[in-house]
RNA sequence: GCGCCGGUAGUCUAGUGGUAUGAUACCGCCCUGCCACGGCGGUGGCCCGGGUUCAAUUCCCGGCCGGCGCA
Numbered sequence: 001g002c003g004c005c006g007g008u009a010g011u012c013u014a015g016u017g018g019u020a021u022g023a024u025a026c027c028g029c030c031c032u033g034c035c036a037c038g039g040c041g042g043u044g045g046c047c048c049g050g051g052u053u054c055a056a057u058u059c060c061c062g063g064c065c066g067g068c069g070c071a
Base pairs, nucleotide, nucleotide: 001070002069003068004067005066006065007064010024011023012022018054026042027041028040029039030038047063048062049061050060051059
């Protein structure tokens, strides 16, 4: 340099056009003599720019970052 794959809460992850899922962490409540465990609830996220569309996390183009391969 070229090709392929990926980038979604603090962390891990599902979602392939229509208000983004779950786990964990964090906060509150319940439970307990206290803690832990357990139960309920809450906060928090689509890498950046542009395009297509009524509507983009999703499709297209470019960029950045990471991984693999080729030279």
Notes:
Predicted 3D model of a 71-nucleotide RNA (transfer RNA) from a Nanobdellati archaeon. It matches the Rfam family "tRNA". The family's RNA type in Rfam is transfer RNA. The prediction has a mean pLDDT of 82.